[in-house]
A computed fold for a 73-nucleotide RNA from a Patescibacteria group bacterium, annotated as transfer RNA.
It matches the Rfam family "tRNA". Rfam's curators write: Transfer RNA (tRNA) molecules are approximately 80 nucleotides in length.

RNA sequence: GGGGUCUUAGCUUAGUUGGUAGAGCGUCUCAUUUGCAAUGAGAAGGUCAUGGGUUCGAAUCCCAUAGACUCCA
Numbered sequence: 001g002g003g004g005u006c007u008u009a010g011c012u013u014a015g016u017u018g019g020u021a022g023a024g025c026g027u028c029u030c031a032u033u034u035g036c037a038a039u040g041a042g043a044a045g046g047u048c049a050u051g052g053g054u055u056c057g058a059a060u061c062c063c064a065u066a067g068a069c070u071c072c073a
Base pairs, nucleotide, nucleotide: 001072002071003070004069005068006067007066010025011024012023013022019056027043028042029041030040031039049065050064051063052062053061
């Protein structure tokens, strides 16, 4: 210098042929208990890396940029 993959909640991640963004763990509240743990119920938490484009509508398609990993030279 060139190619490929990836970036989604505090952490690990699902979500593919575009149609209101989910789960597990963790955190908080409540119930159960003398108390803790465990269990059950509920809640909070996401500008889907950033900026543009296409579209009635984009996490998803296109372009650029940034970062991580990797291959070639």